[in-house]
RNA sequence: CCCCUAUCGUCUAGCGGUCCAGGAUUUCUCUCUUUCAAGGAGAAGGGGGAGGUUCAAGUCCUCCUGGGGGUG
Repeated sequence: CCCCUAUCGUCUAGCGGUCCAGGAUUUCUCUCUUUCAAGGAGAAGGGGGAGGUUCAAGUCCUCCUGGGGGUG
């Protein structure tokens, strides 16, 4: 200098509106069981920062920051 990337604690879905963001796992509560585990029900937990475009941004653009890769 160039490219990719950033979403619950972790992994991840998202073709600008159908998203007050879904799933898995984790944690907690209840249930089931003699008890534990497994199973069932419920709950908790999230868009890196700042601008811009748009009627509307997790999604598009720019910069910054963090992470990964490449080149001299």
This is a predicted structure of a 72-nucleotide RNA (transfer RNA) from Chuquiraga oblongifolia. The sequence is in RNAcentral, with records from ENA. It matches the Rfam family "tRNA". Rfam classes the family as a transfer RNA. It is recorded under the gene name trnE-UUC. The organism belongs to Chuquiraga, within Eukaryota.